[in-house]
Overview: Predicted 3D model of a 363-nucleotide RNA (Bacterial RNase P class A) from a Candidatus Poribacteria bacterium. Rfam family: Bacterial RNase P class A. Rfam's curators write: Ribonuclease P (RNase P) is a ubiquitous endoribonuclease, found in archaea, bacteria and eukarya as well as chloroplasts and mitochondria. It was read from a public genome assembly, where an Rfam model found it. Lineage of the source: Bacteria > Bacteria candidate phyla > Candidatus Poribacteria.
RNA sequence: AGAGUCGAAUGGGUGGUCGCGCUUGUGUUUCGACACAGGUGAGGAAAGUCCGAGCUCCAUUGGGCCAGGGUGCUGGGUAACUCCCAGGCGGGGUGACCCGACGGCAGAUGCGCAACAGAAAGCAAACCGCCGGAAUCUUCCGGUAAGGGUGAAACGGUGGUGUAAGAGACCACCAGCAGGCAUGGUGACAUGCCUGGCUAGGCAAGCCCCACUCGGUGCAAGGCCAAAUAGGAGGGACAGGUUGGCCCGCCGUUUCCCUCGGGUUAGGCCGCUAGAGGCUCAUGGCAACAUGGGUCCUAGAUGAAUGAUCACCGCCCGGAUUUUUUUCGGGAACAGAACUCGGCUUACAGUUCGACUCUGACU
Repeated sequence: AGAGUCGAAUGGGUGGUCGCGCUUGUGUUUCGACACAGGUGAGGAAAGUCCGAGCUCCAUUGGGCCAGGGUGCUGGGUAACUCCCAGGCGGGGUGACCCGACGGCAGAUGCGCAACAGAAAGCAAACCGCCGGAAUCUUCCGGUAAGGGUGAAACGGUGGUGUAAGAGACCACCAGCAGGCAUGGUGACAUGCCUGGCUAGGCAAGCCCCACUCGGUGCAAGGCCAAAUAGGAGGGACAGGUUGGCCCGCCGUUUCCCUCGGGUUAGGCCGCUAGAGGCUCAUGGCAACAUGGGUCCUAGAUGAAUGAUCACCGCCCGGAUUUUUUUCGGGAACAGAACUCGGCUUACAGUUCGACUCUGACU
């Protein structure tokens, strides 16, 4: 100096004028509201609605079994989670780092799936080739899977013995797999040694098996007031409900269940914002985070406020110029709360900061 990886912040500032929502105080009021002074007002994702909760309601939201759903390496964190942190294993990258299809007998499959090519992709297989025999112008029979071909993948690799030619058929070494022992680690696992000729591509994000776990419902939840109507009609009856199914238990004669019909349903208020809250410091911890101290209050709208405009400055791009400077023109990302919170995923012009990796040059 360049190229990268990871993390974080910001994404305009100042002043004036005018206009909005909520709220505090003072004053006025024809009780509709008005005036003045103050405080405050859309994000890091408010998006997606993918997880988890707080909260809400349901007479049965009590137990067991079956079914169904969810999660899936180990140890921690958290209110909880499919989230976060730290590790292990596997894969990618020279590396910093990144990804996770991360429980498993895939086995003589428990049941299955896979296009094309190829002889053949599980209970193998013979196209070319090699060897042996017969036959004699070109074939047949037998052996073989070391060489070649196809394919993403062909049933361990290298070297030798052996053979008619070969082959784990046998041997040495190596790799994998299975079993055993020792050491280290909380653990997932790692390392080493011994035995065994055992040698088997992929998919479980196909069904399946194993372990753990799971009432339902959602703020358009739910409650209050006002208004209006038909305090309606019929049926069911030890039935029924509890239910996706069964058993036990419980409720149970109308306050239950089913059918039909009528009123309200764009009225008002609550829920609705002080919180698993924000910021900061100390201690502990590799960290996520925990504990303690201090300090702050930062939207609550309801057809939906949080804005418009002017000037200067700043940032980015382009041009001219005295290329120190000056000046002209243009531009500024993704995008708007609607009960709240913890995550994940997706989108983001430009600017700034930090740590680390690789390459080149100089000292």